[in-house]
Order: sequence, then C1' cells, then structure tokens
RNA sequence: CCCAGCGUAGCUCAACGGUGGAGCACUCGGCUGUAGCCCGGGGGGUUCCCGGUUCAAAUCCGGGCGCUGGGA
Repeated sequence: CCCAGCGUAGCUCAACGGUGGAGCACUCGGCUGUAGCCCGGGGGGUUCCCGGUUCAAAUCCGGGCGCUGGGA
C1' cells in the first nucleotide's frame, strides 16, 4: 500500500428497514440465625464518527477512524 471481517450497556453478545434486548456485573427487596445459592424489581445506550437513501436506519450506500486476519 491492497483486500476482507468486526465496532451495540462496565464485560460477552443479540436485534426481517418499523418501540435497542439477554446473560454476567452493579444496586434494592424477598428467602436465611449470617453469608452464599435461589426468586423478584431497578438503574445503566448520542448503536465508533460524518454524510447520503427512506415516511422510518443499529440495519442499506459513501467517506473517515480503530481493532483483527490475509496479501504485497
């Protein structure tokens, strides 16, 4: 320098173009003699950035940035 994949909650990951969720973690409560396990509730997101298409974009298109892999 060229090509491909990926970028979503603190972490690991979901989400036919139509209200962005789950597990773990955190927090509150129940349970228990205490703690743990278990059960229930809650908080937490500019979906990497900029633009475009569309009635509507995490999703499609273009550019940029970052990470990983391959090639020269």